[in-house]
RNA sequence: GGUGGAUGUAGUUUAAUGGUAGAACGUGCGGUUGUGGUCCGUAAAGCGAGAGUUCGAUUCUCUCCUUCCACCC
Numbered sequence: 001g002g003u004g005g006a007u008g009u010a011g012u013u014u015a016a017u018g019g020u021a022g023a024a025c026g027u028g029c030g031g032u033u034g035u036g037g038u039c040c041g042u043a044a045a046g047c048g049a050g051a052g053u054u055c056g057a058u059u060c061u062c063u064c065c066u067u068c069c070a071c072c073c
Stems, first nucleotide, its partner, number of pairs: 001072006008065001011025004019055001027043005048064005
C1' cells in the first nucleotide's frame, strides 16, 4: 500500500431492534459535618462527518474518517 471484518453515543464506562437519548462514575452548586469523606438534593454535559430512504433515523442504505483485528504484498 491492497482486501475483508469489527468499532465509534456526556470527561470516562456504557444502555437504547424507526417515535421526547437513559444510567453509573466523575464535575459544578446546595444540604448534612467542627473540617474532610460518606450520604441526600439539584444542574451542566452526548448519537464521528456527509448524503439517501422515511411522516419521522442513534437505529436502515451509501460514501468518507477514526481506532482495532485478520490476510495479501